This is a predicted structure of a 514-nucleotide part of an RNA (small-subunit ribosomal RNA, 5' domain) from a Gemmatimonadales bacterium. Its mean pLDDT, the model's own confidence on a scale to 100, is 86.
[in-house]
Context: one part of a larger RNA
RNA sequence: GGACGAACGCUGGCGGCGUGCCUAACACAUGCAAGUCGAACGGAGCCAGGGGCAACUCUGGCUCAGUGGCGGACGGGUGCGUAACACGUGAGGAACAUGACUUUCGGUGGGGGAUAGCCGGCCCAACGGCCGGGUAAUACCGCGUACGACCUUUCGGGGACAUCCUCGAUUGGUGAAAGCAGCAAUGCGCCGAAAGAGUGCCUCGCGGCCUAUCAGCUAGUUGGUGGGGUAAUGGCUCACCAAGGCAACGACGGGUAGCUGGUCUGAGAGGAUGGCCAGCCACAUUGGGACUGAGACACGGCCCAGACUCCUACGGGAGGCAGCAGUGGGGAAUAUUGCGCAAUGGGCGAAAGCCUGACGCAGCGACGCCGCGUGUGGGAUGACGGCCUUCGGGUUGUAAACCACUGUCGGGAGGGACGAAUGCGCCGCAAGGCGAGUGACGGUACCUCCAAAGGAAGCACCGGCUAACUCCGUGCCAGCAGCCGCGGUAAUACGGAGGGUGCGAGCGUUGUCC
Numbered sequence: 001g002g003a004c005g006a007a008c009g010c011u012g013g014c015g016g017c018g019u020g021c022c023u024a025a026c027a028c029a030u031g032c033a034a035g036u037c038g039a040a041c042g043g044a045g046c047c048a049g050g051g052g053c054a055a056c057u058c059u060g061g062c063u064c065a066g067u068g069g070c071g072g073a074c075g076g077g078u079g080c081g082u083a084a085c086a087c088g089u090g091a092g093g094a095a096c097a098u099g100a101c102u103u104u105c106g107g108u109g110g111g112g113g114a115u116a117g118c119c120g121g122c123c124c125a126a127c128g129g130c131c132g133g134g135u136a137a138u139a140c141c142g143c144g145u146a147c148g149a150c151c152u153u154u155c156g157g158g159g160a161c162a163u164c165c166u167c168g169a170u171u172g173g174u175g176a177a178a179g180c181a182g183c184a185a186u187g188c189g190c191c192g193a194a195a196g197a198g199u200g201c202c203u204c205g206c207g208g209c210c211u212a213u214c215a216g217c218u219a220g221u222u223g224g225u226g227g228g229g230u231a232a233u234g235g236c237u238c239a240c241c242a243a244g245g246c247a248a249c250g251a252c253g254g255g256u257a258g259c260u261g262g263u264c265u266g267a268g269a270g271g272a273u274g275g276c277c278a279g280c281c282a283c284a285u286u287g288g289g290a291c292u293g294a295g296a297c298a299c300g301g302c303c304c305a306g307a308c309u310c311c312u313a314c315g316g317g318a319g320g321c322a323g324c325a326g327u328g329g330g331g332a333a334u335a336u337u338g339c340g341c342a343a344u345g346g347g348c349g350a351a352a353g354c355c356u357g358a359c360g361c362a363g364c365g366a367c368g369c370c371g372c373g374u375g376u377g378g379g380a381u382g383a384c385g386g387c388c389u390u391c392g393g394g395u396u397g398u399a400a401a402c403c404a405c406u407g408u409c410g411g412g413a414g415g416g417a418c419g420a421a422u423g424c425g426c427c428g429c430a431a432g433g434c435g436a437g438u439g440a441c442g443g444u445a446c447c448u449c450c451a452a453a454g455g456a457a458g459c460a461c462c463g464g465c466u467a468a469c470u471c472c473g474u475g476c477c478a479g480c481a482g483c484c485g486c487g488g489u490a491a492u493a494c495g496g497a498g499g500g501u502g503c504g505a506g507c508g509u510u511g512u513c514c
Base pairs, nucleotide, nucleotide: 001514002513003512004511006510007509008508009507010506013372014371015370016369017368018367019365020364021330026328027327028326030325031324032323035070036069037068040067041066043064044063045062046061047060048059049058050057051056077283078282079281087207088206089205090204091203092202093201096200097199098198101196102195103194104193105192106191107190108189109143111141112140118133119132120131121130122129123128149174150173151172154169155168156167157166158165159164179188180187181186209255210254211253216246217245218244221243222242223241224240225239226238227237228236258280259279260278261277262273263272264271265270285306286305287304288303289302308319309318310317311316336362338361339360340359344358345356346355347354348353375405376404377403378402385396386395387394388393409455411450412449413448414447415446419441424435425434426433427432458503459502460501461500462499463484464483465482469498470497471496472495473494479486480485
């Protein structure tokens, strides 16, 4: 000198864009943050309409819980742990998986038994639970069929990287399915298979911290055979066998730490760093475990144990903000219990639509960067006042007053957006056309008009380094100080004043990095 997620002191007009718990991964009141589908299914309640003398029945709509499907593995948060194939980069998988999506081929036959909801009864403080009856499905289970799929027998061609890979034929065996809407056409689904895209999983080379005041470490340890397990390789696991494996090119131990793209600095080499944004990883009160599922060992799922908090009828139960706000606490220090789904994106749905603290916006903070303003021109009896003085004067100083002008920002008034086209209705074979609408921000930005110099400047420094000097007070006192050093009676170094210098809505100080 530059930089900062900064803090502190003094000061503070406006706007745009960013950014804001670095500390206690401390504890959390309250609200919200993941639902959706009636075009999968049976029902309950209500409403409307039709039929019927009535009991009742049919159709449609709305609401509700339940069965079922898809989603809750994304999105959002945090950086505890981790020195590791966690990350980065480059390879390999002839050892692998893949819901929804795309392309292609083929299929969708015929049956069965339950169960929630519901009704009846019972237990319970609550959470909740038991028994009986009865019901539906795209829920569940057999059967038939199935080229290709998987297992298997045999044969042939091609290829290779040890185990092998691939193509074709063949024997025997195993394995499917679901319907819904519509007058219909058809659409949406369902099952098997192949390929693709994307995603995930595994293995390896190389790379990136400190410590030798850590020198030896290791028994599932290193390898083999076989069994198990997995989507898959593998001591991943187990039995047996062998005695190996790693290490001064730093094993093992200890400390510290999420990694990267990047960021800061620097001419570069390098050094430091990893907040916001983006990619990957890890975690979700602490520890452990599996279930479901294409995918989890699952933040707002389940089970167990621990600590803590709450309820209790004392028998037993409930909970998890490192989601968004917010509270207490810690701290030098870090924001609103805001608005909206209008846009973008996501989930579900045929759609209308519903949900979405993702997101879009607004609020607070000079926390940062950038822009703008606090007037402009003229004006010398160089006014008054202040300060200094050699008492002549000098300086503040064109500065003010005064004259003329302008109108940025702020204030008032009027108008007033872009972001909005999807979707919907009608026409059309289609391309498309026409129509009625949809904005949180926001009566905001912006435009026009009105008034008026009116509302808008401070902070640090002035001994040298280092731009800027005098007077008074003080008298090694009070104090200053980044270093050198100032202060003991004329202090340009302390405190005040006048003046000056630097930066300016900021200026200084402190901390940290280069």